RNA sequence: UAACUGGAGAGUUUGAUCCUGGCUCAGAACGAACGCUGGCGGCGUGCUUAACACAUGCAAGUCGAACGAGAACCGAGACUUCGGUCUCCUAGUAAAGUGGCGAACGGGUGAGUAACACGUGGAUAACCUACCUCUUGGUGGGGGAUAACCACUCGAAAGGGUGGCUAAUACCGCAUAAGUACGCAGAGGGCAGCCUCUGCGCGGAAAGCCGGUUUACGGCGCCGAGAGAUGGGUCCGCGGACCAUUAGCUUGUUGGUGGGGUAACGGCCUACCAAGGCUUCGAUGGUUAGCUGGUCUGAGAGGAUGAUCAGCCACACUGGAACUGCGACACGGUCCAGACUCCUACGGGAGGCAGCAGUGGGGAAUUUUGCGCAAUGGGCGAAAGCCUGACGCAGCAACGCCGCGUGUGUGAUGAAGGCCUUCGGGUUGUAAAGCACUGUUCGAGGGGAAGAACCAGCGGGGGUAAUGCCUCGCUCUGACGGUACCUUCGAAGCAAGCACUGGCUAACUCCGUGCCAGCAGCCGCGGUAAUACGGAGAGUGCAAGCGUUGUUCGGAAUUAUUGGGCGUAAAGGGCGUCUAGGUGGCGGAUCAAGUCAGGUGUGAAAUCCCUCGGCUUAACCGAGGAAGUGCAUUUGAAACUGGUCCACUUGAGUACUGGAGGGGUUAGCGGAAUUCCCGGUGUAGAGGUGAAAUUCGUAGAUAUCGGGAGGAACACCUGUGGCGAAGGCGGCUAACUGGACAGAUACUGACACUGAAGCGCGAAAGCGUGGGGAGCAAACAGGAUUAGAUACCCUGGUAGUCCACGCUGUAAACGAUGGGUACUAGCUGUACCGGGUGUUGACCCCUGGUGCGGCGCAGCUAACGCGUUAAGUACCCCGCCUGGGGAGUACGGCCGCAAGGCUAAAACUCAAAGGAAUUGACGGGGGCCCGCACAAGCGGUGGAGCAUGUGGUUUAAUUCGACGCAACGCGCAGAACCUUACCCGGCCUUGACAUCCCGAGAAGCUGCCCGAAAAGGCGGUGUGCUCUUCGGAGAACUCGGUGACAGGUGCUGCAUGGCUGUCGUCAGCUCGUGUCGUGAGAUGUUGGGUUAAGUCCCGCAACGAGCGCAACCCCUGUCGUUAGUUGCCAUCAUUAAGUUGGGCACUCUAGCGAGACUGCCGGUGUUAAACCGGAGGAAGGUGGGGAUGACGUCAAGUCCUCAUGGCCCUUACGGUCGGGGCUACACACGUGCUACAAUGACCGGUACAAAGUGCUGCGACCCCGCGAGGGUGAGCUAAACACAAAAAACCGGCCUCAGUUCGGAUUGGAGUCUGCAACUCGACUCCAUGAAGUUGGAAUCGCUAGUAAUCGUGGAUCAGCAUGCCACGGUGAAUACGUUCCCGGGCCUUGUACACACCGCCCGUCACACCAUGGGAGUUGUUUGGACCCCAAGCCGCCGAGCUAACCUUUACGGGAAGCAAGCGUCCAAGGUCUGAAUAGCGACUGGGGUGAAGUCGUAACAAGGUAGCCGUAGGGGAACCUGCGGCUGGAUCACCUCCUUA
Repeated sequence: UAACUGGAGAGUUUGAUCCUGGCUCAGAACGAACGCUGGCGGCGUGCUUAACACAUGCAAGUCGAACGAGAACCGAGACUUCGGUCUCCUAGUAAAGUGGCGAACGGGUGAGUAACACGUGGAUAACCUACCUCUUGGUGGGGGAUAACCACUCGAAAGGGUGGCUAAUACCGCAUAAGUACGCAGAGGGCAGCCUCUGCGCGGAAAGCCGGUUUACGGCGCCGAGAGAUGGGUCCGCGGACCAUUAGCUUGUUGGUGGGGUAACGGCCUACCAAGGCUUCGAUGGUUAGCUGGUCUGAGAGGAUGAUCAGCCACACUGGAACUGCGACACGGUCCAGACUCCUACGGGAGGCAGCAGUGGGGAAUUUUGCGCAAUGGGCGAAAGCCUGACGCAGCAACGCCGCGUGUGUGAUGAAGGCCUUCGGGUUGUAAAGCACUGUUCGAGGGGAAGAACCAGCGGGGGUAAUGCCUCGCUCUGACGGUACCUUCGAAGCAAGCACUGGCUAACUCCGUGCCAGCAGCCGCGGUAAUACGGAGAGUGCAAGCGUUGUUCGGAAUUAUUGGGCGUAAAGGGCGUCUAGGUGGCGGAUCAAGUCAGGUGUGAAAUCCCUCGGCUUAACCGAGGAAGUGCAUUUGAAACUGGUCCACUUGAGUACUGGAGGGGUUAGCGGAAUUCCCGGUGUAGAGGUGAAAUUCGUAGAUAUCGGGAGGAACACCUGUGGCGAAGGCGGCUAACUGGACAGAUACUGACACUGAAGCGCGAAAGCGUGGGGAGCAAACAGGAUUAGAUACCCUGGUAGUCCACGCUGUAAACGAUGGGUACUAGCUGUACCGGGUGUUGACCCCUGGUGCGGCGCAGCUAACGCGUUAAGUACCCCGCCUGGGGAGUACGGCCGCAAGGCUAAAACUCAAAGGAAUUGACGGGGGCCCGCACAAGCGGUGGAGCAUGUGGUUUAAUUCGACGCAACGCGCAGAACCUUACCCGGCCUUGACAUCCCGAGAAGCUGCCCGAAAAGGCGGUGUGCUCUUCGGAGAACUCGGUGACAGGUGCUGCAUGGCUGUCGUCAGCUCGUGUCGUGAGAUGUUGGGUUAAGUCCCGCAACGAGCGCAACCCCUGUCGUUAGUUGCCAUCAUUAAGUUGGGCACUCUAGCGAGACUGCCGGUGUUAAACCGGAGGAAGGUGGGGAUGACGUCAAGUCCUCAUGGCCCUUACGGUCGGGGCUACACACGUGCUACAAUGACCGGUACAAAGUGCUGCGACCCCGCGAGGGUGAGCUAAACACAAAAAACCGGCCUCAGUUCGGAUUGGAGUCUGCAACUCGACUCCAUGAAGUUGGAAUCGCUAGUAAUCGUGGAUCAGCAUGCCACGGUGAAUACGUUCCCGGGCCUUGUACACACCGCCCGUCACACCAUGGGAGUUGUUUGGACCCCAAGCCGCCGAGCUAACCUUUACGGGAAGCAAGCGUCCAAGGUCUGAAUAGCGACUGGGGUGAAGUCGUAACAAGGUAGCCGUAGGGGAACCUGCGGCUGGAUCACCUCCUUA
């Protein structure tokens, strides 16, 4: 600043991250449909499907002022024989006909059409144009018919036939001809193949009607000519669909000449001549489709679309054809053929809604058989007028857009009800009610426009001779319409729903359900606490609508012009060469095609946009403008691109010199080795493997020596060295030959780069023919391994590997990186060729090129990485990609002998598939380190008997839990009853227990009966405490009652708290700030040392800190000090005795202290940390032991300790009692005890502990008993008394290797104790009995010092019951070289397709179900090509002996001219036959593919995946796969070489 106003993302692959990439969502729109709901109005819109079939009505007629003819009803009158007849009016009207104009417009539809059909711009010098306008001239004079009509006649009908009459603006001659058509000649003009002018010749017209003052005149017509306007025809440039799995097409085809035809050009048609024409800039073929203005979307560029409105085209039941006409090959015309429908008297006929309504059908789906010509427009007419399903209106439909309403204000006891609740309350909610108002809508009444202008009638005026004509006034004309609108009254009265509420995405709770029912746009919800299902309440969003479905664009930069990519994600062709094409160095001149600027024309209207205006507003409508990015034309500019011309040398190339090289082809030669053959020596094995065997060998192998044969390959040199386009190339020599490089001059003068097609080369395997064949070696055979082993290993072994010729044409043909050019820091190595200094030369040093490598700045990259050899910065050209699977597959085509290769889809299916990097975890990966982890030792378990726990089985019940380590002498520190939860039976129901309420009574104690007990019944005794108004009330307790409630070892440890186990007393786990990285994350915490230790030191983009480690705590080891009873006794006294006096020195007790810190010395080490050794010390490097358990893991264990959410039971899943069970017993396992004996058993004797416990208790002495024990009861509330004896040990004796004087199970008998009670089911004692067992298979456990082993002691639980558990002391070892291996763990690193984390992931066959698809003997359609037959109608041509009014002629009979019928011919629709092609459906059977919670077989891949994997090829095999050959690293690990980085 009139017509500039505009660009948002999200969810989903992962444990997490970044990227790639698809899928999905939020937006807008619709001719929509469906579900639920629905008050009003305005404006629009309404068969998208069957161009399927149509009943009925209407949609094109009009003109009497072109023509002939011409009714009837009604009414009136007259007559009447009363049957009727006539006249007038109706009326020159209706109907029909001739004639004119119209019917080619308007209206419908989109089948066909990929085309000059459409759009746009041109051309027509190649054309037409009725009606209309203008100009000009004319309109003279004749003729013959014909329909209607009448008669006859055929037919059912539709329709005809014959004869007769008649008119015209119907038809036909003649006259006239300015101009005109045609022919000839001349002149002028134009870019033009043409136009204009002049002259001559020749051909061709006409119609009347009306008005009128009736010879005039006026109007309407008619004819010739010219011009205009309008409308068309034709031609051309350019533009807009797909498929190349359609690559060649074409014979009227391309052109010419002559002729024909048309309004007109033209192969439009025809005869002849020539052989052309189109095409990779996509011909031909196939599929789809009306095109446009516009519409929807989008920031735009674009994409999609082509309803309504407008322009064009095409079509009118299907196909063909012409006629008439200005115009048609004609929607409501004709003819023919076909299909269908209808009528029929069976002979024949009729019809065409893709006009408006309407019907059937199809469909998810689309309206009334309405009113009117009042308006607008059209046809005819002079006009009135008639016609008009065009149109104007109304009806139906929320189908769309727009507007309005369903009330407004006030109103807190925050009512009731609902819902939730932590029970307090919250919310619905000012919402309701109530009170006060209003009247948009609605109902009733009244009033009431605009759309109306014409025309016509009447009157006036102008004009004319007059009419016609012009003009003014009045009257008349409305389908809509009982309209809009205004007003009065009534009345808050009659007017709110739909979807959603896990995230995306605004909005949350309860109940029900329990992987069910269901939801779902994507991710995903649902398996008992679902904001995701269903209901409710509440909320959110829209609102007369709201959702769903479908479609389009957007988001999607996800086809990328704007605006993408290709090392590893999808994507560089295996390599070269070359054509078309694309692109192209430097200077000058010129042209003006591209380009740029201005002008002109066009770009229809409507739409969009802007401004203004009209309906109350808006939607809607009107006016003006802007825009329409385009095309054409014209005038300029000349930088750039391009064309032409002239120069140049730097790009490119040529000539010369030189050296390097496994470049290629051919021929010859050589030595080592393997194998085979011959001979010698020689003897029993050889060979092979993880170990073996198959195999070879006494017929002499292997080994060794000599000789010979033959084939293949060329050790060392050999090197991130060389050469080549790639594949690839390696002994030596020769011949032929390609390329690159360096140097110095000369020459050409842009000759260049790239390169679709094409052509050539192209490892290995494979194929064909012929050779060759030593070794190796697919297939095959055998031996092993194994559950199996179609494999890995071994022994053999054929194709093949080799040569020649030919084919194949693929590889991880890789740098996973196309080619070319230019630019952009460096350092360093190496190969080759040069230069400089210097030198005889070589080496060294500096330097220019061309290659091959490493590191690295900037930059790039998702990251990894690339980095002058780019994956950086740019340009040019080519190839390729667009989610995963299906699939590099099918079909088709091309190539190949075959194998197969190249090209290359779809259906269907999934929401991912993928790349890089991160953190973990894992590895039959690596490095370092630790642990009774192994090893070295000692002793066990596994064998026996018993104890105990578990499984299993059994049972009425054998209660429940615990299940690898980390369940199994575990919960249980102790089941006869109880416990006890289980079973059987008997009982109770406010309950055994808690609180509240009511009534009664104190409570309590106690006797008897019944019963298995619980329970029940009958009695006795007892009257308490506090207050008191003396009535009573209260507290505790008991009994009875009512309901709230109690109760539950019922379920869920996967809803939980708490507690616990485990990794693991392993050394780890984290944080703040900073730094690095896009990020997940990293750093710190890694590294070098060291440690038991993330312990400490050093270094370091880190610096610090926290939880862990250590220390602090307890016990123990030494000493000191304090204190001495119940402890102790050296000295003194005393006793049987530390018994007592005395003492507190010692021991001991238990408080407080000291001590140990790598503190000191030496060595090693980095001058460190630390380690080693030593000294001192009771103790030395954590002195020993304990307590102490980081972040976390295992949905580990426990709802049966306790607590607790939810669910469940409530005369029972609660409570109680008796009895039984938890103790069962073919069996299996774990943990223990006792043994198998002499290092022992037994007998006798003699010593030495520690730590505990004790009043419901420990219980001495004494007596009794063989003993367990009994009796008695001193002492002790414990350094006091008791349990209490310690045992192994030591001394002595005996036993003498046995199933024993070992061992003690089992059984019989007799007892003791505890307890209401030892039957099921206790412990102990005595006597008797005397089982298995003689050291324990595979396997497996514990322990590193006061430890193992062994010996006894105490305690908890407990009436009683201990081989278990917890604790205590006594005696008291062996071994550790060491870290290869097993197990577990820590740190670093590496690989990974794992992340539920290797108990992971995952492949293929087979079996089952479903789905789509390929092949398929065939079969059924559709479309189409070729050839031929047949020809309807019709045009054209020929003929025309039949027929014929107009003109000519004549003797007017006739003849001629002209025409018609008939006939013939060309073309030709439909039809028929033969033969192809394409496409679609079905198809027995068959192939693979996909999908599917729990099928089978194996384990191929991911870690070195247990034989590294993969690619190509070949063979083999149930299957994944295996093997051979060649290739790749997208292979781990170890070692070596080379190169590089770091001072």
Model confidence (mean pLDDT): 84 of 100. The RNA shown here (small-subunit ribosomal RNA) has 1543 nucleotides and comes from uncultured delta proteobacterium DeepAnt-32C6. The RNAcentral record of the sequence draws on Greengenes. Its Rfam family is "Bacterial small subunit ribosomal RNA".